[in-house]
RNA sequence: GGCAGGGUAGCUCAGUUGGUUAGAGCACAGCCUUCAUAAGGCUGGGGUCGCGAGUCCGAGUCUCGCCCCUGCUACCA
Numbered sequence: 001g002g003c004a005g006g007g008u009a010g011c012u013c014a015g016u017u018g019g020u021u022a023g024a025g026c027a028c029a030g031c032c033u034u035c036a037u038a039a040g041g042c043u044g045g046g047g048u049c050g051c052g053a054g055u056c057c058g059a060g061u062c063u064c065g066c067c068c069c070u071g072c073u074a075c076c077a
Stems, first nucleotide, its partner, number of pairs: 001073007010026004019057001028044005050066005
């Protein structure tokens, strides 16, 4: 350099054929429960979906460019 996969909450990840408010688990905060702790239950905060542009009535999803990560692979010198 080429090919493939990936980038969504602090972490690990879903997100179907583009369509009703962006989600789950863990973590974090508060509350309930307990003499207390653990466990359990309830509630809550936290995201401009890697960056930019385009298409569309509508983009996490499609297209283009760039950046980063992982794997495979090669030529010339």
Predicted 3D model of a 77-nucleotide RNA (transfer RNA) from a Candidatus Moraniibacteriota bacterium. Its mean pLDDT, the model's own confidence on a scale to 100, is 80. The source organism's lineage runs through Bacteria, Bacteria candidate phyla and Candidatus Moraniibacteriota. Rfam family: tRNA. By type it is a transfer RNA.